Bacterial RNase P class A from a soil metagenome, 329 nucleotides, folded computationally.
The prediction has a mean pLDDT of 78.
It matches the Rfam family "Bacterial RNase P class A". It is annotated as a ribozyme. From the family's description: Ribonuclease P (RNase P) is a ubiquitous endoribonuclease, found in archaea, bacteria and eukarya as well as chloroplasts and mitochondria.
């Protein structure tokens, strides 16, 4: 001067209100993101969800979980002196694109320029120029210039042997090389995915009068199947009643805080120890005072980030003023 990890997010006391539990006394009452609804999964109701077709998702291996696109380890490319970060199937099926310069952006061609030749024409692809990208790279040899046209090393592919669960990795052997970049473009390949969602959804108590006309089975919500109910029932239109009621789902749960053990770690396991930490339901979690702490102002006084539960967890990604802590280059 940098990496990477994690911690708190004003504190303490009065009064005075709100919401939940308590028979009272008393007790509890916003976050690390409660937020975006972006992934996953409990729970509910439909077949505990079945098969096809369509759609969608996920990509290096192997864990690890309830799942996952989160996570930990490795590996294989790139950056960087490092610490450490960042990216990951498949362009030698197939079909698209590849702007502007450029001769030419891919079945191939040649603008300067090299060679041969008097020219006409004819060899060529080394060197220039032009992009984000130019047809293996560098040396030699080799020719009229030249060219993997030849050779060593590098890179490429194919095979073989070894390691290693695998990604891959080593070694030898061949092959002068054929594949220009794009799949967050169609596409292919392997997995994985059945909708709807707590206004899921139970249940109570009232009502839906045995009403009239008219049409259909009805559920399962992408479609087809099938599956489940069924002769009651549903849609509508009219006329008439009841009512926009109550409990419950609900918070004790992959729980949280510490000890020990396995294991590199994610994470998992105990017959240990302690805790209970909102549960309302158009939504409470608030204000005022003192005192301290920090920021601003010259005072007087002002401020204290972002922001705020709504069924519940695990991840991500977003805000977030300032203080703080460890490692490690």
């Nucleotide at each position: 001067a940098g990496u990477g990890a994690g911690u708190c997010g004003g504190g303490c006391g009065a009064u005075c209100g709100c919401c939940c539990c308590g028979c009272a006394a008393g007790g509890g009452g916003a976050g690390g993101a409660a937020a975006g609804u972006c992934c996953g999964g409990g729970c509910u109701c439909c077949a505990c969800a079945g098969g096809g077709c369509a759609g969608g998702g996920u990509g290096g291996c192997c864990g690890c979980u309830a799942a996952c696109g989160a996570c930990g380890g490795c590996g294989c490319g790139g950056a960087g002196c490092g610490a450490u970060c960042c990216g990951c199937g498949g362009a030698a099926a197939g079909u698209g694109g590849c702007a502007c310069a450029g001769a030419a952006a891919a079945c191939a061609g040649a603008c300067c320029g090299c060679c041969c030749g008097a020219a006409a024409g004819g060899g060529c692809a080394a060197g220039g120029g032009u992009g984000a990208a130019a047809u293996g790279g560098c040396g030699g040899g080799g020719u009229a210039a030249g060219a993997g046209c030849c050779c060593a090393c590098c890179g490429g592919c194919g095979c073989g042997c070894g390691a290693g669960u695998g990604a891959u990795c080593g070694c030898g052997c061949g092959c002068g090389c054929a594949c220009g970049c794009u799949a967050a473009a169609c596409c292919c390949c392997a997995c994985c995915c059945g909708g709807a969602g707590c206004a899921a959804g139970a249940c109570c108590a009232a009502a839906u009068a045995g009403g009239a006309g008219g049409g259909a089975g009805a559920g399962u919500g992408g479609c087809c199947c099938g599956c489940u109910c069924a002769a009651a029932u549903c849609c509508c239109u009219c006329g008439g009643g009841u009512a926009u009621g109550g409990u419950c789902g609900c918070u004790c749960g992959a729980g949280c805080c510490g000890g020990c053990g396995a294991g590199c770690a994610a994470u998992c396991g105990c017959u240990c120890g302690g805790c209970c930490u909102a549960g309302a339901g158009g939504a409470a979690u608030g204000a005022u005072c003192g005192c301290c702490a920090c920021c601003c102002g010259c005072a007087a006084g002002g401020g204290u980030a972002c922001a705020g539960a709504a069924c519940c967890c695990g991840g991500c990604u977003u805000a977030u003023a300032g203080a703080c802590u460890c490692a490690c280059u």